[in-house]
Context: one part of a larger RNA
RNA sequence: UGACGGGGGCCCGCACAAGCGGCGGAGCAUGCGGAUUAAUUCGAUGCAACGCGAAGAACCUUACCAAGGCUUGACAUGUGCCGGUCGGCUCCGGAGACGGGGUUUCCUUCCUUUGUGGGGGCCGGUUCACAGGUGGUGCAUGGUUGUCGUCAGCUCGUGUCGUGAGAUGUUGGGUUAAGUCCCGCAACGAGCGCAACCCUCGUCCUAUGUUGCCAGCGGGUCAUGCCGGGGACUCAUAGGAGACUGCCGGGGUCAACUCGGAGGAAGGUGGGGAUGACGUCAAAUCAUCAUGCCCCUUAUGUCUUGGGCUUCACGCAUGCUACAAUGGCCGGUACAAAGGGCUGCGAUACCGCGAGGUGGAGCGAAUCCCAAAAAGCCGGUCUCAGUUCGGAUUGGGGUCUGCAACUCGACCCCAUGAAGUCGGAGUCGCUAGUAAUCGCAGAUCAGCAACGCUGCGGUGAAUACGUUCCCGGGCCU
Numbered sequence: 001u002g003a004c005g006g007g008g009g010c011c012c013g014c015a016c017a018a019g020c021g022g023c024g025g026a027g028c029a030u031g032c033g034g035a036u037u038a039a040u041u042c043g044a045u046g047c048a049a050c051g052c053g054a055a056g057a058a059c060c061u062u063a064c065c066a067a068g069g070c071u072u073g074a075c076a077u078g079u080g081c082c083g084g085u086c087g088g089c090u091c092c093g094g095a096g097a098c099g100g101g102g103u104u105u106c107c108u109u110c111c112u113u114u115g116u117g118g119g120g121g122c123c124g125g126u127u128c129a130c131a132g133g134u135g136g137u138g139c140a141u142g143g144u145u146g147u148c149g150u151c152a153g154c155u156c157g158u159g160u161c162g163u164g165a166g167a168u169g170u171u172g173g174g175u176u177a178a179g180u181c182c183c184g185c186a187a188c189g190a191g192c193g194c195a196a197c198c199c200u201c202g203u204c205c206u207a208u209g210u211u212g213c214c215a216g217c218g219g220g221u222c223a224u225g226c227c228g229g230g231g232a233c234u235c236a237u238a239g240g241a242g243a244c245u246g247c248c249g250g251g252g253u254c255a256a257c258u259c260g261g262a263g264g265a266a267g268g269u270g271g272g273g274a275u276g277a278c279g280u281c282a283a284a285u286c287a288u289c290a291u292g293c294c295c296c297u298u299a300u301g302u303c304u305u306g307g308g309c310u311u312c313a314c315g316c317a318u319g320c321u322a323c324a325a326u327g328g329c330c331g332g333u334a335c336a337a338a339g340g341g342c343u344g345c346g347a348u349a350c351c352g353c354g355a356g357g358u359g360g361a362g363c364g365a366a367u368c369c370c371a372a373a374a375a376g377c378c379g380g381u382c383u384c385a386g387u388u389c390g391g392a393u394u395g396g397g398g399u400c401u402g403c404a405a406c407u408c409g410a411c412c413c414c415a416u417g418a419a420g421u422c423g424g425a426g427u428c429g430c431u432a433g434u435a436a437u438c439g440c441a442g443a444u445c446a447g448c449a450a451c452g453c454u455g456c457g458g459u460g461a462a463u464a465c466g467u468u469c470c471c472g473g474g475c476c477u
Base pairs, nucleotide, nucleotide: 007477008476009475010474011473012472013471015467016466019430020429021428022427023426026321027320028319029318030317031316032315033314034312035311042053043052064307065306066305067304068303069302070301073130077129078128080126081125082124083123084122085121087104088103089102090101091100092099093098108120109119110118111117132296133295135294136293137292141290142289143285144284145283146281148279153192154191155190156189157188158187159168160167161166172183173182174181198273199272200271201270203241204240205239206238207237208236209235213230214229217228218227219226244267247261248260249259250258251257310449323423327382328381329380330379331378332377333376339370340369341368344363345362349358350357351356389420394415395414396413397412398411399410400409436459437458438457439456440455441454442453
């Protein structure tokens, strides 16, 4: 000077408390450990690993294993020599890689001697330099990232003090979300952070109206902005206005600020996002990539077929579905937002109980399609039971994608109908359009193990006395 204390003071945070809903018990999904295995590829391991890298493991991916092949190599550049001419079709052996054969075509350009000439491009063989490595080291590194933490801190110049390490400033009195601001002060200033500038949502104005809209006028229809037309409204796209403690009152050091009020769509940071200081953890990543050193070089490289990453006495984590009547089932009926679409989205119609099929209108999309929103509302039924709850598991039959669904896909139909009657100790999230609950879309993607993730809207609460205690953090001592 720091760090630490079951030392003290002050102050924050869903930290506790007050509430609401979960997890921990059941079944299933996913990840991890362990065990198993020829292999079950590798990494991530308290918070800050475990629905994480992986926004898609049947083959591929794929890095693992078995077997079969190759050795200048699957890929790059150059070199010497030799041969050929790109390419297409096809046959045989084989699991394929690969090996062997047939056939067809004969790349381009220049010179001119019109040729089986020379040069160039390309391909193959051979030679040498080399390629290649998801092999090791994240404790050799760059880059990127997590975390404390969106916490309010971290420093510098000059001056002053101290022999010096250092201190001061940055402490103190107030105040703030904030080292935010005010006052004071041997300090005076400054930088990185805070805030603001950026995006989005909320109100209004102006401009422009197609593919959007339809108040008024006219036409038409069983009906529909359907048509003429219109720019009012909604909306879209741009540009502006608006909020600043600006105004009033109380408190306060004539301060910063704070409490109440007015006006206002919005009030004291308006809501949300992006934005992460100096640093900490030899934190994570050599498997995104790059890279030093080490290692392999007929193999630790590379190609192929098949298998594995999907195993299963068990343990853990994160989710989904339930245990029902605020419910299940059946019929009718209403209201979104945000997205995606040409190797694509695919309407009306017809077939099928259904998954789906036939067919193909329209649409590169404010035009057409995906598209049905669901919870909700109106009726009916069930009457407390392992049930008309719950749907695991299993048998049979199908649909679709794809060379191919055996290992190992999703979905549909019929049958089957398990555990489960609200969960011990303990533990998690959330302060408002939040929690809870309901559905919709997208990325990845042939298909899909998505109940995941990222977004979108619908319905829409309860509670906060307070800071003694638990956890984390800040300042002074």
Molecule: small-subunit ribosomal RNA, 3' major domain
Organism: uncultured bacterium